A computed fold for a 72-nucleotide RNA from a Candidatus Microgenomates bacterium, annotated as transfer RNA.
Taxonomically the source falls in Candidatus Microgenomatota (Bacteria, Bacteria candidate phyla).
The prediction has a mean pLDDT of 85.
Rfam family: tRNA. Gene Ontology term of the family: triplet codon-amino acid adaptor activity.
The sequence was found in a public genome assembly.

[in-house]
């Protein structure tokens, strides 16, 4: 200097344009003499940033940034 991939909860990822979700983790509550386990319940997201198309974008297009991985 090029070309590609990733970036969404605290962590590890899903999400075919039409109200953003799992496991795990926390916090409450059940159950236990207590612990774990096991059940249920809720908190917790500017979906990396800007722009643009769209009736509507986390998902499409541009650009910028983070990180990787390849070529020179």
């Nucleotide at each position: 200097g090029g070309a590609c991939c990733u970036g969404u909860a605290g962590c590890u990822c899903a999400g075919c344009g039409g109200u953003a979700g799992a496991g795990c983790g926390u916090u409450c509550g059940g159950u236990u003499c207590a612990c774990a386990u096991c059940c249920g319940a809720a908190a917790g997201g500017u979906c990396a940033g800007a722009g643009g198309u769209u009736c509507a974008a986390c998902a499409c297009c541009u650009c910028u940034c983070a990180g990787g991985u390849c070529c020179a």